[in-house]
Context: one part of a larger RNA
Molecule: small-subunit ribosomal RNA, central domain
Organism: metagenome
RNA sequence: CUGGGCGUAAAGCGCGCGUAGGCGGCUUGGUCAGUCGGAUGUGAAAGCCCCGGGCUUAACCUGGGAAUUGCAUUCGAUACUGCCAGGCUAGAAUGUAGUAGAGGGAAGUGGAAUUCCGGGUGUAGCGGUGAAAUGCGUAGAUAUCCGGAGGAACAUCAGUGGCGAAGGCGACUUCCUGGACUAACAUUGACGCUGAGGUGCGAAAGCGUGGGGAGCAAACAGGAUUAGAUACCCUGGUAGUCCACGCCGUAAACGAUGUCAACUAGAUGUUGGGGGGCUUAACCCCUUAGUAUCGCAGCUAACGCAUUAAGUUGACCGCCUGGGGAGUACGGCCGCAAGGUUAAAACUC
Numbered sequence: 001c002u003g004g005g006c007g008u009a010a011a012g013c014g015c016g017c018g019u020a021g022g023c024g025g026c027u028u029g030g031u032c033a034g035u036c037g038g039a040u041g042u043g044a045a046a047g048c049c050c051c052g053g054g055c056u057u058a059a060c061c062u063g064g065g066a067a068u069u070g071c072a073u074u075c076g077a078u079a080c081u082g083c084c085a086g087g088c089u090a091g092a093a094u095g096u097a098g099u100a101g102a103g104g105g106a107a108g109u110g111g112a113a114u115u116c117c118g119g120g121u122g123u124a125g126c127g128g129u130g131a132a133a134u135g136c137g138u139a140g141a142u143a144u145c146c147g148g149a150g151g152a153a154c155a156u157c158a159g160u161g162g163c164g165a166a167g168g169c170g171a172c173u174u175c176c177u178g179g180a181c182u183a184a185c186a187u188u189g190a191c192g193c194u195g196a197g198g199u200g201c202g203a204a205a206g207c208g209u210g211g212g213g214a215g216c217a218a219a220c221a222g223g224a225u226u227a228g229a230u231a232c233c234c235u236g237g238u239a240g241u242c243c244a245c246g247c248c249g250u251a252a253a254c255g256a257u258g259u260c261a262a263c264u265a266g267a268u269g270u271u272g273g274g275g276g277g278c279u280u281a282a283c284c285c286c287u288u289a290g291u292a293u294c295g296c297a298g299c300u301a302a303c304g305c306a307u308u309a310a311g312u313u314g315a316c317c318g319c320c321u322g323g324g325g326a327g328u329a330c331g332g333c334c335g336c337a338a339g340g341u342u343a344a345a346a347c348u349c
């Protein structure tokens, strides 16, 4: 080099963009580099293999052949691949007109609720639990009404509904902005796919500086429970949760299923478009892009998957190779740190 795999057995990078590289639509002509064929030279001898010969045989020795799958030169073939030149429109993209959406960023605004503060009414309890107690309350609580402050989150709508590459995104208004889908044309003319390195984004927690702090709440304190209770339950409560800027770069980052393309029965629901029929208002049919449930062929160890494939194929990348040791040590790189990333071996079963 060659093999088999990656939903759940080991194995898909958390997700994009993209460099090198790999691969690449239809068609015409050229070239003949790859590719294929012929010839010549070379490919030492010995050995291996085949056919003979010599030692009584064998080992051994010896003659011939084959092989040496290669390389070089030269003469040809031209389907495919490459290269050069030209053309095309089915891939890709752009334009025009529309549509839906919690897609992203910024600023402003709103109501309900919790808490706190001031005032009124009012009196002995409130709170909490399995039961209690700690706690709060005659210095007037809880309850109730009015007013005010402040922070955080946005009930109903809400839906296996929508949007986003993923993480994720949910009050309203305005501004800035990305993507998707649809219809009919027009334009460019393969401009494409994947992507080692690289680079960007990336929940929560955590870190730095400065704010903010209502509720909740690691740590912590107290009360219970218990044999004990460094817990579960209760009363409190600080970091944190929130904002700005900068780090961290990890998750059961999951569909445990890489991206792209083509092909392969159907049925039902639903979201966004388009077309047609029509009682034109709900309705029906066709089509397209999503999103779900069921199901045939096929696949699978089974479970199950099944046009959103785990089916049938192709292109490219990543990854796996018995369990433990170990995602550890050492070294490198990154980080303020926490740590992350890359990643063994001895030994052992």
Stems, first nucleotide, its partner, number of pairs: 004320003007303002012317001014201004021194003025088007033081002035077008049065006091191001092188004096183004103177007110154001115149007125136002162169002206247006215241002220236004258316006266294012298305002322349003331342004